[in-house]
């Protein structure tokens, strides 16, 4: 310095422009003397900015982190 990939709930992962989902974790409540285990119902999220669209997690652009690969 030059190229490429990845940023999505605490943590792990999905979503081919149309109201984000799953798993696990957390809270409430059943069961249980108690815990733990099942079972029920819920909270909570698209890195950061700008742009295109009636509609952006998805399209473009810039920063920013990590992380390969080349010099």
């Nucleotide at each position: 310095c030059g190229g490429a990939a990845u940023g999505u709930a605490g943590c792990g992962u999905a979503a081919u422009g149309g109201u984000a989902g799953c798993g696990u974790a957390c809270u409430u409540g059943u069961u249980u003397u108690g815990g733990g285990g099942a079972c029920a119902a819920g909270u909570g999220g698209u890195g950061c900015g700008g742009g295109u669209u009636c509609a952006a997690u998805u399209c473009c652009u810039g920063c920013c982190a990590u992380u390969c690969c080349g010099a």
Transfer RNA from a Spirochaetales bacterium, 71 nucleotides, folded computationally. The same sequence occurs in records of 2 taxa. The coordinates come from a structure-prediction model, not an experiment, and the mean pLDDT is 81. It matches the Rfam family "tRNA". From the family's description: Transfer RNA (tRNA) molecules are approximately 80 nucleotides in length. Rfam classes the family as a transfer RNA. The organism belongs to Spirochaetales, within Bacteria.